[in-house]
Context: one part of a larger RNA
């Protein structure tokens, strides 16, 4: 300089921890807002930068319930004070809640200015008023309406709607009605009581699940898309109108009718219904509407059963012993059924909130028979052309939607059964409601985990969407471990400080706050060999 052995320094990996996070399950909730939201800005403390908490009644006010010794937050000290005349604290009603922000009296560079008191605007509602234009009406104006607007994860309806991809290129196709954006909506939405399927038998709204089945089918018959019927189950609920009759009121118009209101009637597909004529009940059924309301939510409360030795410290080991409707879990100076805090079992609410089932009360709910006459939902529905959609790409291409054009019929009717036709069966379009199964989780509660365990798991275990970047949009980190307990090292020494040596605490200080554990790289020391 080299090698090797001890020792150390720096470093922070591994092992062990976990405050955090990940998917999940059950059950709640499923909206908040002009009585002003999410979400912020400024303040509020004796002392107060931050965070939470609150709002000029500011670290809080007020009442009722819990509860029972201590308390003025994280967060110490110091001051000062409350409290068994019940404080803090928990939980329920309330009160107060600057300014900003939809932000609303006007402006505006959001938390600010002005005027000086306004529901800004827009809907409706009532009223005065009033043009072209005579009645009117458009308009304008005042009063009034707790209507709307803003915000939110996903689910869900609806309008617009791509491309990369595949197709081993590509253009019909595909990717896909997705992604994206826009408008609406609720706890769910959407759909929904047959102008359905079927097929010589039947079934009987809708939803959603397992099959049917990756089948018929469709496709530059490429890539690929992909059903129904039928069977199983989850749930299980069915009704109100238009009409055509009648009453009554108002209006036109006055022969008689007409049109509007409102009421009664009436709801069907073995056709119904009016209409006519006979019957007329009974506690027959009965809600999805109300009202009562057991339970539940939102603080509690009680709750068995161990000592002694060792050891710094027992929960570990030994000895001997308990209880268990409680051996779930957490914590306590090591590893606890019996110490603590729960656990099981029992039990509880002045007050607010739901709120099934029973049960009460309202809507509501019925026949026979005739069949002459009426009615049964029109710019509909069908055609025709041109697009969508249906697994179905124009095909034989029905079935459903839309635009343009045209345009029937009223039960001897009309639509459908996959071009048409004819039989034959099935329905009853052109008005509406409709609960459960069914999806979703931003948000509260409890639980679980062959999830992680600090380069991991959220980006965020720690004051992180922070700190730092960018003009913006937006992008976006690293940081965890002292020790049972701070007992957090009085005092003394070297020193200018930062270091350290003593002395003291401590089970340990090589646990000393750059603090648990302390690999390697890397730098040294000492000793041995060796050049």
């Nucleotide at each position: 300089g080299g090698c090797u052995a001890a020792c150390g320094g720096u470093g922070g990996a591994u092992a062990c921890c976990u405050a955090g996070g990940c998917a999940c399950g059950c059950a709640g909730a499923g909206g908040c807002g002009a009585u002003g939201a999410a979400g912020g800005a400024c303040g509020u403390g004796g002392u107060u930068a931050c965070c939470g908490a609150c709002g000029a009644u500011a670290u809080g006010c007020u009442c009722c319930g819990g509860g029972g010794a201590g308390u003025u937050g994280g967060a110490a000290g110091c001051a000062a004070a409350c409290a068994u005349u019940g404080a803090g604290c928990c939980g329920g009603a309330g009160a107060u809640u600057u300014c900003c922000g939809a932000a609303u009296g006007g402006g505006g560079c959001a938390a600010c200015c002005c005027u000086g008191u306004a529901u800004a605007c827009u809907a409706c509602c009532u009223g005065u008023u009033g043009a072209a234009u005579a009645u009117a009406u458009a308009g304008a104006c005042a009063g009034g309406u707790a209507a709307g607007a803003g915000c939110c994860a996903a689910c869900c309806c609806a309008g617009c709607g791509a491309a990369c991809u595949g197709a081993a290129a590509c253009a019909u196709c595909u990717u896909a009605g997705u992604a994206g954006c826009u408008g609406g909506a609720g706890g769910a939405a959407a759909a929904a009581a047959a102008a359905u399927c079927a097929a010589u038998a039947g079934a009987g709204a809708u939803u959603c699940c397992c099959u049917a089945a990756g089948u018929a089918g469709u496709g530059g018959u490429g890539a690929g898309c992909g059903a129904a019927c039928g069977g199983g189950g989850a749930a299980a609920a069915g009704c109100c109108u238009a009409a055509a009759c009648c009453a009554a009121a108002a209006a036109g118009u006055u022969g008689a009718c007409u049109u509007u209101u409102u009421g009664g009637g009436g709801u069907a597909g073995u056709g119904g219904g009016a209409c006519a004529g006979c019957a007329u009940a009974a506690u027959u059924c009965g809600a999805a509407u109300c009202c009562a309301g057991a339970g539940g939510u939102u603080a509690g409360a009680c709750g068995a059963a161990g000592c002694a030795g060792c050891g710094a410290a027992a929960u570990a080991c030994u000895g001997c012993a308990c209880c268990a409707g409680a051996g779930a879990a957490g914590g306590u100076g090591a590893a606890a059924g019996u110490c603590c805090u729960g656990u099981a079992a029992u039990u509880g609410a002045a007050a607010a909130c739901u709120g099934u089932a029973c049960g009460g009360a309202u809507a509501g709910u019925a026949g026979c028979u005739g069949u002459a006459u009426c009615c049964c939902g029109a710019g509909u529905a069908g055609c025709a052309u041109g697009g969508g959609g249906c697994a179905c790409g124009a095909g034989a291409a029905a079935u459903c939607c839309c635009a343009u054009g045209u345009g029937a019929a009223u039960c001897a009717g009309c639509g459908a059964g996959g071009a048409c036709c004819a039989u034959c069966u099935c329905g009853u379009a052109a008005g509406g409601c409709u609960a459960a199964a069914u999806a979703c989780u931003a948000c509260u509660g409890c639980g679980u985990g062959a999830c992680c365990g600090a380069u991991a798991g959220u980006g965020a275990a720690c004051c992180a969407g922070u700190a730092c970047c960018g003009c913006g949009a937006g992008g976006g980190a690293a940081a965890g471990g002292u020790g049972a307990a701070a007992a957090g090292a009085a005092c003394c020494c070297c020193a200018a400080a930062u270091g350290g040596g003593g002395a003291g605490u401590g089970a340990a200080a090589u646990a000393g706050a750059a603090c648990a554990u302390g690999a390697a790289a890397c730098c040294g020391u000492u000793a041995g060999c060796u050049u």
Large-subunit ribosomal RNA, domain I, 531 nucleotides, folded computationally. The full RNA is in RNAcentral, with records from SILVA. The coordinates come from a structure-prediction model, not an experiment, and the mean pLDDT is 83.